[in-house]
Context: one part of a larger RNA
RNA sequence: GAUGAAUGCUGGCGACAUGGAUAAGGCAUGCAAGUCAAGGGGGCCGCAAGGCAACCGGCAGACGAGGUAGUAACACGUAGGUACGCACCCCAGAGUCUGGUAUAGCUCGUCGAAAGACGGGGUAAUCCCGGAUGGUCCCGCAAGGGUAAAGAUUUUUCGCUCUGGGAGCGGCCUGCGUAGUAUCAGCUAGUUGGUAGGGUAACGGCCUACCAAGGCUACGACGCUUAGGGGAGCUGAGAGGCUGACCCCCACCGAUGGGACUGAGACACGGCCCAUACUCCUACGGGAGGCCGCAGUCGAGAAUCUUCCGCAAUGGGCGAAAGCCUGACGGAGCGAUGUCGCGUGAUGGAUGAAGUGCUUCGGUACGUAAACAUCUUUUAUGUGGGACGAAAUCAUUGACGGUACCACAUGAAUAAGGGGCUCCUAACUCUGUGCCAGCAGGAGCGGUAAUACAGAGGCCCCAAGCAUUAUCC
Repeated sequence: GAUGAAUGCUGGCGACAUGGAUAAGGCAUGCAAGUCAAGGGGGCCGCAAGGCAACCGGCAGACGAGGUAGUAACACGUAGGUACGCACCCCAGAGUCUGGUAUAGCUCGUCGAAAGACGGGGUAAUCCCGGAUGGUCCCGCAAGGGUAAAGAUUUUUCGCUCUGGGAGCGGCCUGCGUAGUAUCAGCUAGUUGGUAGGGUAACGGCCUACCAAGGCUACGACGCUUAGGGGAGCUGAGAGGCUGACCCCCACCGAUGGGACUGAGACACGGCCCAUACUCCUACGGGAGGCCGCAGUCGAGAAUCUUCCGCAAUGGGCGAAAGCCUGACGGAGCGAUGUCGCGUGAUGGAUGAAGUGCUUCGGUACGUAAACAUCUUUUAUGUGGGACGAAAUCAUUGACGGUACCACAUGAAUAAGGGGCUCCUAACUCUGUGCCAGCAGGAGCGGUAAUACAGAGGCCCCAAGCAUUAUCC
């Protein structure tokens, strides 16, 4: 000098930041991902216009938000490479022909405490399945064979399929860099390579069969311990050392372990299945759950906030739009946790008042300090006015907020402490105590005049803070 700090004493205001570092321990409650009725057929309400919302269907739920458990690794950083993919968006070209039968909702019935499940009947679609066409793609030496689509709305748009390109995003591979330990010295059988095949969007022992016997290592393999990496932050003249909070990029994780499904994309935090532990409901047969989202609670801890307001702005999802959703975000609240700013008054005022301390008893210090006089009104309080942030040709729309700010009024009115004073180190006397009680970062003080303990007066340093502790340079 620094800190995501804590503790003690103290505490007026504002702005901007910042706040679970420990138990990736357990969680009550509410909310955090929906949307589309202009894809579809029904249901209910309504005279109608229309409204409500379940189901099928589409898009989104792979983003955003959180955490750092694991990981010493192509995880990250940097520089390259290619055997690959891409929903939505943009540009361009071509097409959108013809058939079919299922199923939810519904209805009838059955089982169950519930969660829910089963059977019969019947129905629609931008659901699903055939056929046609084929510039693309696949097989084939060739001939040839195979391969797409969906309509809605109404008078114009929104779509659908195929192809080429773009934008951007991702997969994979490689060089170099990347903690400690040798009181870890040898490690390795899919191991290293080849051939063939499988698999993938794609290369590859990625996987399988066969063949060969290789591969790594003192330039530290293998093992163990610790750890998310970077941009950056702190310190330092620099070199360096230490750190990885907030913010940004990347990676990984979602009670623990495993698995796949759907999908352009997941092996998926608020999806599914299985196992395990835990918690809850139960009619004991069986079921339900996952805050490392935002608040909040218990626990452990030196220690870390509101079960707040709003979608007005920015951004995101869906929608033709109106709009709906959004604990992202914008704000407010709490904490001197930090940084910065402001204030706690200004000028005059000597008889140097009283009081207190010291005293050589003469005096001297606090001290222009106070009183007192004049002034000001930052701040405070009250009253009145009152925004920018709104972008969207008219109109409408502000959570913050009657906030910031402005004007006026009142009245010095509402506002100072903490640590230290032997030397290092700025600042000294008195009283008490008597190696006691105690102080202390180091040296060291205290055994009868202690500037070092305790109290007081005075002084010094910082100041809404001041000290102490911990850690780093």
This is a predicted structure of a 473-nucleotide part of an RNA (small-subunit ribosomal RNA, 5' domain) from an uncultured bacterium. The prediction has a mean pLDDT of 88. The full RNA is in RNAcentral, with records from ENA and SILVA. Rfam family: Bacterial small subunit ribosomal RNA.